A computed fold for a 62-nucleotide RNA from an Acidobacteriota bacterium, annotated as Fluoride riboswitch aptamer (crcB RNA motif). The source organism's lineage runs through Bacteria, Pseudomonadati and Acidobacteriota. The sequence was found by an Rfam model in a public genome assembly. The model forms 100% of the base pairs in the Rfam consensus.
[in-house]
């Protein structure tokens, strides 16, 4: 220095906040989808999942 294992702690899961659960990572985890050779063009969702809040979009009623 590198590899493996354990503990503690921290971080991450396509755009915000909180809770719970799940998964992943230790400088990595992570950095959405479609067409297309490139360029370029188009599309979905604030969740990993559930609930609540905030923001955005659509429809209906008052």
């Nucleotide at each position: 220095g590198c590899g493996c294992g354990g503990g503690c702690c921290g971080g991450c899961g396509a755009u915000g906040g909180g809770a719970u659960c799940c998964g992943c990572c230790g400088u990595a985890a992570c950095c959405g989808c479609c067409c297309g050779c490139c360029a370029c063009g188009g599309c979905u969702g604030a969740u990993g999942a559930u609930c609540c809040c905030u923001g955005g979009g659509g429809a209906c009623a008052c």

Model confidence (mean pLDDT): 76 of 100.